[in-house]
């Protein structure tokens, strides 16, 4: 790095530390000196490893391990098709990105 595949409107600190940046990437709109990103604390969830019943793929339990997340639906948006009251709205799907497993 590529593939596959399952998820993607839920939840989560008025700490310490640090000192300008952050939200992928474009385009737009936001966070941010009432302190950004990073660190450590602390939390959330429960996707894999656990366990337990059922049983070939599910149901539940725990939170020990292994991630992973902790503004804003994945912040909206782009592409296609379909509605509409047509500077635009709304539906559905794709794209694209996150994670998480497993392969190459």
């Nucleotide at each position: 790095c590529u593939c596959u595949u399952a998820u993607u409107u839920a939840g989560a600190g008025c700490g310490g530390u640090g000192g300008a940046g952050g939200g992928a990437a474009g385009u737009g709109c936001c966070c941010u000196a009432c302190g950004a990103a990073g660190c450590c604390c602390g939390g959330c969830a429960a996707c894999c490893a656990u366990c337990a019943c059922a049983u070939u793929u599910g149901u539940g339990a725990a939170a020990u391990g292994g991630u992973g997340c902790c503004a804003a639906a994945u912040c909206a948006c782009a592409c296609a098709a379909g509605g509409u009251u047509u500077a635009g709205c709304c539906u559905u799907g794709g794209g694209a990105g996150a994670u998480g497993a497993g392969a190459g």
Source information:
The prediction has a mean pLDDT of 83. SAM riboswitch aptamer (S box leader) from Kurthia sibirica, 104 nucleotides, folded computationally. Taxonomically the source falls in Kurthia (Bacteria, Bacillati, Bacilli, Caryophanales). The model forms 97% of the base pairs in the Rfam consensus.